[in-house]
RNA sequence: UGUUGCAACAACCCCGUGGAUUGGGCGGCGAGGCCGAUGGAUGGCCGGAAGCCGCAGUGAACCCACUGCAACA
Numbered sequence: 001u002g003u004u005g006c007a008a009c010a011a012c013c014c015c016g017u018g019g020a021u022u023g024g025g026c027g028g029c030g031a032g033g034c035c036g037a038u039g040g041a042u043g044g045c046c047g048g049a050a051g052c053c054g055c056a057g058u059g060a061a062c063c064c065a066c067u068g069c070a071a072c073a
Stems, first nucleotide, its partner, number of pairs: 001073007013059001014057001016066004021061002023058001025055005032046004
């Protein structure tokens, strides 16, 4: 240096670090409907799909790079 395997360190256990992708979770915006009132809803309620944005120990998968340990070359 390369390959393979592993995570001691951890506020039960599990979890080495950072990042990408897919999927999931939570929050926001968001279709629409109803009620009431009126000259005219900008009010109240139900619902909140698709999509977009955001949040995070996402106990899901997978990829890249890196830290440390072991074996082999």
Molecule: nadA riboswitch
Organism: Acidobacteriota bacterium